[in-house]
Molecule: FMN riboswitch aptamer (RFN element)
Organism: uncultured Acutalibacter sp.
């Protein structure tokens, strides 16, 4: 430096004019590191918000979009056993899940996104 790859899930029902949204009750788990295998342990991505600075259009100015830096923000576990080492196995009981829409409130549907990435493979 080139080239590819890189996120998954509402089943079977109530309730109601209307919910994959609310109940019961399923299913889903990005990258790295970690004497032993991770959605919950340590960082990282992405999302959201504030600030510089650079490009474009338009334009009095305000505003927009697009790179870029940098700052805030950003969810969740415990207890036994095995063992030299495990919140990573194995039992068991739990928990968590950006942002905008929507005829009724979203981890699972639609959208940004055929996008960006942490990274990973190769040559």
């Nucleotide at each position: 430096u080139c080239u590819u790859c890189g996120g998954g899930g509402c089943a079977a029902g109530g309730u109601g004019c209307a919910a994959u949204u609310c109940c019961u009750g399923g299913c889903c788990g990005g990258c790295a590191g970690u004497g032993a295998a991770a959605g919950u342990c340590u960082g990282c991505g992405a999302g959201c918000g504030g600030a510089g600075g650079g490009c474009g259009g338009c334009g009095u100015c305000a505003g927009c979009g697009c790179c870029u830096u940098u700052c805030g923000u950003u969810g969740a576990a415990c207890u036994g056993g095995u063992g030299g080492a495990a919140u990573u196995c194995c039992a068991g009981u739990a928990c968590c899940g950006a942002c905008g829409g929507u005829u009724a409130c979203a981890g699972u549907c639609c959208g940004g996104a055929u996008g960006a990435g942490a990274g990973a493979a190769g040559a």